[in-house]
This is a predicted structure of a 98-nucleotide RNA (Glycine riboswitch aptamer) from Acetobacteraceae bacterium H6797.
Model confidence (mean pLDDT): 77 of 100.
Rfam family: Glycine riboswitch aptamer. From the family's description: This family represents the bacterial glycine riboswitch. Gene Ontology term of the family: glycine biosynthetic process.
Taxonomically the source falls in Acetobacteraceae (Bacteria, Pseudomonadati, Pseudomonadota, Acetobacterales).
């Protein structure tokens, strides 16, 4: 002086699936109806999290450990918004290869 790695923060990108039905509350409306929220039911999605198999990886190797964007949908979500795995850039910390 300082790379890979890991963690956090900021910015940008970031998919899918019923504006479903019933009912209750609130607001608007002469009414019809519209909008928002809660609950229930059916249908559906997978990329917070979680769980599982084990593709894959490692080791003291026929056993043990880690483990997916795969699977399950408990949670979450199904106009938009929010959130969102993951990716890029920047900053800070960790760390210390060469």
């Nucleotide at each position: 002086a300082g790379a890979u790695u890991c963690c956090g923060c900021g910015c940008g990108g970031g998919a899918g699936a019923g504006a479903g039905a019933g009912u209750c509350c609130c607001g608007g409306u002469c009414a019809g109806c519209c909008g928002g929220g809660g609950c229930u039911c059916c249908g559906c999605c997978g990329a917070a999290g979680g769980c599982g198999c084990a593709a894959c990886c490692g080791g003291c190797c026929c056993c043990c450990g880690g483990a997916a964007a795969c699977g399950c949908u408990c949670a979450g979500g199904c106009c938009c918004a929010u959130g969102a795995a993951c990716c890029g850039c920047g900053c800070g910390g960790u760390g210390g290869a060469g």

Annotation:
RNAcentral holds the sequence, with entries from Rfam.